Record summary:
This is a predicted structure of a 73-nucleotide RNA (transfer RNA) from a Candidatus Aenigmatarchaeota archaeon. Its mean pLDDT, the model's own confidence on a scale to 100, is 85. Rfam family: tRNA. It is annotated as a transfer RNA. Rfam links the family to the GO term triplet codon-amino acid adaptor activity. About the family: Transfer RNA (tRNA) molecules are approximately 80 nucleotides in length. RNAcentral holds the sequence, with entries from ENA.

RNA sequence: GGGGUUUUAGUUUAACCUGGUAGAACGGCCGGCUCCAGACCGGCUAACAAGGGUUCAAAUCCCUUAGACCCCA
Numbered sequence: 001g002g003g004g005u006u007u008u009a010g011u012u013u014a015a016c017c018u019g020g021u022a023g024a025a026c027g028g029c030c031g032g033c034u035c036c037a038g039a040c041c042g043g044c045u046a047a048c049a050a051g052g053g054u055u056c057a058a059a060u061c062c063c064u065u066a067g068a069c070c071c072c073a
Base pairs, nucleotide, nucleotide: 001072002071003070004069005068006067007066010026011025012024013023020056027045028044029043030042031041032040049065050064051063052062053061
């Protein structure tokens, strides 16, 4: 220098191809249960890497940038 994969909650991830209310598990907080704690049960908490474009509508499609990983030179 060229090419590919990837980026969603504190962590691990689903939805993306085929645009239409962002979901789950773990965690954290509150409550129940318990003599207390754990386990278990209920509730709450919190996320689409950044910018632009297309569209009535973008996590999803297109372009650029940034980070991570891989291949070629």